RNA sequence: GCCCCAUUAGCUCAGCUGGUUAGAGCGCGACAUUGGUAAUGUCGAGGUCCCGUGUUCGAAUCCCGGAUGGGGCU
Numbered sequence: 001g002c003c004c005c006a007u008u009a010g011c012u013c014a015g016c017u018g019g020u021u022a023g024a025g026c027g028c029g030a031c032a033u034u035g036g037u038a039a040u041g042u043c044g045a046g047g048u049c050c051c052g053u054g055u056u057c058g059a060a061u062c063c064c065g066g067a068u069g070g071g072g073c074u
Stems, first nucleotide, its partner, number of pairs: 001073007010026004019057001028044005050066003054062001
């Protein structure tokens, strides 16, 4: 220098070739339960979907550029 992959909640990840409201588990908070913890159950908070641009009626999803991390080639 070139090529490929990944980037979505605090953490680990899903999101099936554009449309229903952006989700799960763990973690966190409240409540219930208990003599009190733990466990369990219910509810809740938490996201500019890495950044920017473009396409589109509509973008986490498609195009282009960039950033960070990982791998490969010379």

Predicted 3D model of a 74-nucleotide RNA (transfer RNA) from Candidatus Iainarchaeum sp. It matches the Rfam family "tRNA". Rfam links the family to the GO term triplet codon-amino acid adaptor activity. By type it is a transfer RNA. The RNAcentral record of the sequence draws on ENA.